This is a predicted structure of a 514-nucleotide part of an RNA (small-subunit ribosomal RNA, 5' domain) from an uncultured bacterium.
Model confidence (mean pLDDT): 85 of 100.

Context: one part of a larger RNA
RNA sequence: GAACGCUGGCGGCGUGCUUAACACAUGCAAGUCGAGCGGUAGUCCUUCGGGAUGAGAGCGGCGAACGGGUGAGUAAUGCAUCGGAAUGUGUCCUGUAGUGGGGAACAACCUAGCGAAAGUUAGGCUAAUACCGCAUACGCCCUGAGGGGGAAAGCGGGGGACCUGUGAGGGCCUCGCGCUAUUGGAGCAGCCGAUGUCAGAUUAGCUAGUUGGUGGGGUAAAGGCUCACCAAGGCGACGAUCUGUAGCGGGUCUGAGAGGAUGAUCCGCCACACUGGGACUGAGACACGGCCCAGACUCCUACGGGAGGCAGCAGUGGGGAAUUUUGGACAAUGGGCGCAAGCCUGAUCCAGCCAUUCCGCGUGAGUGAAGAAGGCCUUCGGGUUGUAAAGCUCUUUCGGCAGGGAAGAAAUCGCACAGGAUAAUACCCCGUGCGGAUGACGGUACCUGAAGAAGAAGCACCGGCUAACUACGUGCCAGCAGCCGCGGUAAUACGUAGGGUGCAAGCGUUAUCC
Numbered sequence: 001g002a003a004c005g006c007u008g009g010c011g012g013c014g015u016g017c018u019u020a021a022c023a024c025a026u027g028c029a030a031g032u033c034g035a036g037c038g039g040u041a042g043u044c045c046u047u048c049g050g051g052a053u054g055a056g057a058g059c060g061g062c063g064a065a066c067g068g069g070u071g072a073g074u075a076a077u078g079c080a081u082c083g084g085a086a087u088g089u090g091u092c093c094u095g096u097a098g099u100g101g102g103g104a105a106c107a108a109c110c111u112a113g114c115g116a117a118a119g120u121u122a123g124g125c126u127a128a129u130a131c132c133g134c135a136u137a138c139g140c141c142c143u144g145a146g147g148g149g150g151a152a153a154g155c156g157g158g159g160g161a162c163c164u165g166u167g168a169g170g171g172c173c174u175c176g177c178g179c180u181a182u183u184g185g186a187g188c189a190g191c192c193g194a195u196g197u198c199a200g201a202u203u204a205g206c207u208a209g210u211u212g213g214u215g216g217g218g219u220a221a222a223g224g225c226u227c228a229c230c231a232a233g234g235c236g237a238c239g240a241u242c243u244g245u246a247g248c249g250g251g252u253c254u255g256a257g258a259g260g261a262u263g264a265u266c267c268g269c270c271a272c273a274c275u276g277g278g279a280c281u282g283a284g285a286c287a288c289g290g291c292c293c294a295g296a297c298u299c300c301u302a303c304g305g306g307a308g309g310c311a312g313c314a315g316u317g318g319g320g321a322a323u324u325u326u327g328g329a330c331a332a333u334g335g336g337c338g339c340a341a342g343c344c345u346g347a348u349c350c351a352g353c354c355a356u357u358c359c360g361c362g363u364g365a366g367u368g369a370a371g372a373a374g375g376c377c378u379u380c381g382g383g384u385u386g387u388a389a390a391g392c393u394c395u396u397u398c399g400g401c402a403g404g405g406a407a408g409a410a411a412u413c414g415c416a417c418a419g420g421a422u423a424a425u426a427c428c429c430c431g432u433g434c435g436g437a438u439g440a441c442g443g444u445a446c447c448u449g450a451a452g453a454a455g456a457a458g459c460a461c462c463g464g465c466u467a468a469c470u471a472c473g474u475g476c477c478a479g480c481a482g483c484c485g486c487g488g489u490a491a492u493a494c495g496u497a498g499g500g501u502g503c504a505a506g507c508g509u510u511a512u513c514c
Stems, first nucleotide, its partner, number of pairs: 002510005009361004014356001016353001017319001022317003026314003031062003036059002042053004069272003078197007087189003092185002095182005100134001102132002109124006140149003154177006162171003198244003205235003210232008247269004251262004274295005297308004325351001327350003333347001334345004364394004374385004398455001401449004408441001413435005419429002458503005463484003469498005479486002
């Protein structure tokens, strides 16, 4: 966070499985980079030599530890507040120093097989910012202070001389992005202490790695974290241990406050990801959409063997009093990758459904007494419904129709100018100016016009508490009821009608809290 009954015009801001952490069909939710690398199919051009472009797959890099969900477990390995020392850190900012020279492979691909499938085996070829040595070492690490140890990778743009090359190009120079080592910082993360943090004593004793020391190991790091030996300690009526319940806080509801109750939405932290256990990779996980093992369940099978995990967004079954669409878009904000263009993004922004909450508006306004007709009551005179209606004169919000029409859009991009860097007026970067393009929502908000009172009122109650009364029916029956209590023949308490009262697109009932 409601549900149920009756009723229901519009708009705005929100909210929407509280139950089965039950099981899930289907689609989507994490990719991206050709400016790291080899290269194919295809397409286009062709002077048939070749050239351009290039899907998918593969090697490699970064991300996938964020974002999103849930509240099972957890009473302290948590959270809140205040402190602390023995730590790590990809990306980001920053200081310093480098970026020299070599080598061997494995995918893709080809060949040959196995399997129903999932998949897999053997042989051969190859590239790199993948891998491995050598050199060098300002910082850095170890040290017995002599010394010893350890690194790298290139890619793209531009260019006046000079060199090389038949040519394309390369050297050289320069700019940008990277790479290596290390320093400081930010942010983030790990660790420790104190105080506070539900109930039960019909739970009173608990504890053997238990408490401390020495030494070894281990970790990024202190530590019984772990192990060997030694000592016998440690906690407890200021409630240990055990049992039950429970995610915690900012907050929310209530209340004059003190307090009580609560922890939906939003924000911070924690824990979990079919159940239990484990590690690998990595800066970071013991990892929701990764791996391995075991278990339960479901599915496929050629019976040999395999596949899966919605407590992501929708959606289905089930449970339940009860909770929505298998929607649109990346236009904005943010995130990942990329030099960028851009791609991806069920985060997000929007739309849809539900009176589910709160708020606003409307359902007409003025006039109108023959106090019409009808209804109800009546002492039969009348009273009441009631200015209510009709009639007359107006208005047109909202809705429906038509036309106009913002803001959310500025960046990226192109051109020009000044600056930085540079040998350079080139390229690049930053800034300014100009220009063009980009909107899911959207038939948007808003404005204007024409028509016409036209399309828009219900629900509960009327004995007292408690605002609001009569008639008929019924006759301790049928029924009402929150409490007191009504009903047995004159019922303001049951049922109906007329009238009235209170709220109003709601009104009542039930449940829970103060």